[in-house]
RNA sequence: UGAGCAAGCCGGACAGCCGCGGUACACUGCCGAAAGGCGUGUAAUGAGGAAAGUCCGGGCUCCAUAGGGCAAGGAUAACGGGUAACGCCCGCCGAGGGUGACCUUAGGAAAAGUGCAACAGAGAUAUACCGCCGCGAUUUCGCGGUAAGGGUGGAAAGGCGGAGGUAAGAGCCCGCCCGUCGACCGGAGACGGCGCGACGCUGUAAACUCUAUCCGGAGCAACACCGUGGGAAAGCAACAGGUUUGCCCGACCGCUUUCAGGAGGUGGCUUGAGUCCGACGGCAACGCCGGACCUAGAUAGAUGGCUGUCUAAGACAGAACCCGGCUUACAGACUUGCUCACGAA
Numbered sequence: 001u002g003a004g005c006a007a008g009c010c011g012g013a014c015a016g017c018c019g020c021g022g023u024a025c026a027c028u029g030c031c032g033a034a035a036g037g038c039g040u041g042u043a044a045u046g047a048g049g050a051a052a053g054u055c056c057g058g059g060c061u062c063c064a065u066a067g068g069g070c071a072a073g074g075a076u077a078a079c080g081g082g083u084a085a086c087g088c089c090c091g092c093c094g095a096g097g098g099u100g101a102c103c104u105u106a107g108g109a110a111a112a113g114u115g116c117a118a119c120a121g122a123g124a125u126a127u128a129c130c131g132c133c134g135c136g137a138u139u140u141c142g143c144g145g146u147a148a149g150g151g152u153g154g155a156a157a158g159g160c161g162g163a164g165g166u167a168a169g170a171g172c173c174c175g176c177c178c179g180u181c182g183a184c185c186g187g188a189g190a191c192g193g194c195g196c197g198a199c200g201c202u203g204u205a206a207a208c209u210c211u212a213u214c215c216g217g218a219g220c221a222a223c224a225c226c227g228u229g230g231g232a233a234a235g236c237a238a239c240a241g242g243u244u245u246g247c248c249c250g251a252c253c254g255c256u257u258u259c260a261g262g263a264g265g266u267g268g269c270u271u272g273a274g275u276c277c278g279a280c281g282g283c284a285a286c287g288c289c290g291g292a293c294c295u296a297g298a299u300a301g302a303u304g305g306c307u308g309u310c311u312a313a314g315a316c317a318g319a320a321c322c323c324g325g326c327u328u329a330c331a332g333a334c335u336u337g338c339u340c341a342c343g344a345a
Base pairs, nucleotide, nucleotide: 001341002340003339004338005337006336007335008334010332012310013309014308015307016306017305018304020046021045023043024042025041026040027039029038030037031036048316052327053326055325056324057323058322059321060219061218062217063216073215074214075213076212077211079091080090081089082088093107094105095104096103097102108210109209113208114207115204116203117202129150130149131146132145133144134143135142136141158177159176160175161174162173164172178200179199180198181197182196184193185192186191223267224266225265226264231259232258233257234256235255236254241253242252243251244250274293275292276291277290278289280287281286
């Protein structure tokens, strides 16, 4: 210099003017008996890294539930750790990919049992089609042996070699290699190593199944409270009382309590497994200690618009009970570490 790999971070800034939400304060403003409401002004403040999908895990609320077990159904699946918890995260192992930094991984059990393995092929877990050998018939057939050779297939009795062996062959035997199990060594473990011993077993559980662990249901439109009118029930009253126009006439209306509860209102609602900074422990996820801080809470739903400067303002997108994750979308900008190739000193 070029090509990459991984992680982190930002995702407009500043100034002016206008506007909106909630909060605090002020007002000799308006309404109201009051509580308070409305208005005006001032101040600070007001979306996200994903607020999204609603896919996992929790808090909270109501319902169910004496406690425990079994069955059914669902989820997860190497090992060690983190966490309130998780199907998440970190580390590590095995397998696969890459020259490498590094990436991917639906990664328990096939020696409990059942099923399946299309087409091809004689045969798919037991089989002789061709070939080879023996015997009997004698051209071409039959019986038996044989998995070394041919052929089929993703897969055919662990692989290669042997002037060992045999009728021909075959781990039948020998040498080397591979795999599984056991012993031994290393490791916390998955696992790795192995001049030792035994054995040589088809694959498939994103087929049934088995093993281990976990799981009650519904969700803030949860749920709690208030609730004009109207409804239901009970009690009481009977010509009094109330409304209508100041009075009379006239007209209209029973009263009280309890219950459920539509519209509407209030709470739930944002101080929380919180955010930032520093020290310590840990490879890390994370933990722990100290200090500082308070950072939207609407309910038809505010968070916007214009102008100027920054070469340009432009992506995906918008809170709705709250947290921890995952997944998906995303113009552009920045930082750090590492790898490979080439060149120079």

The RNA shown here (Bacterial RNase P class A) has 345 nucleotides. Rfam family: Bacterial RNase P class A. Rfam describes the family as follows. Ribonuclease P (RNase P) is a ubiquitous endoribonuclease, found in archaea, bacteria and eukarya as well as chloroplasts and mitochondria. The sequence was found by an Rfam model in a public genome assembly. The coordinates come from a structure-prediction model, not an experiment, and the mean pLDDT is 76.